This is a predicted structure of a 72-nucleotide RNA (transfer RNA) from a Candidatus Pacearchaeota archaeon. Rfam family: tRNA. Rfam describes the family as follows. Transfer RNA (tRNA) molecules are approximately 80 nucleotides in length.
RNA sequence: GCCUCUGUGGCUCAGCGGUAGAGCGCGUGCUUGGUAAGUGCGAGGUCGCGGGUUCGAUUCCCGCCAGAGGCU
Repeated sequence: GCCUCUGUGGCUCAGCGGUAGAGCGCGUGCUUGGUAAGUGCGAGGUCGCGGGUUCGAUUCCCGCCAGAGGCU
């Protein structure tokens, strides 16, 4: 230098054009003599950044940034 993959709550990851989700974690209620476990509820996201296409983009296209792998 070139190619491929990845980037989504604190962490690990789903989500193939129509209101962003799960598990764990966090807060809180119930339960207990108290903890743990169990269970209900809740908070928490400019979907890496910038543009384009579209009535509508996390999703499709282009560029950039970061990470992983490969080739020379």